Notes:
Glycine riboswitch aptamer from a Pseudomonadota bacterium, 89 nucleotides, folded computationally. It was read from a public genome assembly, where an Rfam model found it.
RNA sequence: CAAGAACUGUCCGGAGAGCGUCCCCGACCAGGGGACCGCCGAAGGCGCAACCGCCCGGAAACGCUCAGGCCCAUGAACGACAGUGUCUC
Numbered sequence: 001c002a003a004g005a006a007c008u009g010u011c012c013g014g015a016g017a018g019c020g021u022c023c024c025c026g027a028c029c030a031g032g033g034g035a036c037c038g039c040c041g042a043a044g045g046c047g048c049a050a051c052c053g054c055c056c057g058g059a060a061a062c063g064c065u066c067a068g069g070c071c072c073a074u075g076a077a078c079g080a081c082a083g084u085g086u087c088u089c
Stems, first nucleotide, its partner, number of pairs: 003088003006084006013078001018037001020036006038070003044066001045064003051058003
């Protein structure tokens, strides 16, 4: 220097699941809060499979659903682009 990883920024890219019931506030509208039941998984987290290492570890978009979410919005793994010179080589 290149490449990879990590981090940051941008994107009109990015799914799923009850506008559920009851109570309270409220103009009894919108909206907000609490409880209950039913669901979703792609923040995070946990567990394992193939596999990789070596005696016990790592490990997914798989599983769990603690957390989070269930009109929209926000968020969102991941994707693309750019940057940093933090790490590996």

Taxonomically the source falls in Pseudomonadota (Bacteria, Pseudomonadati). It matches the Rfam family "Glycine riboswitch aptamer". Rfam describes the family as follows. This family represents the bacterial glycine riboswitch.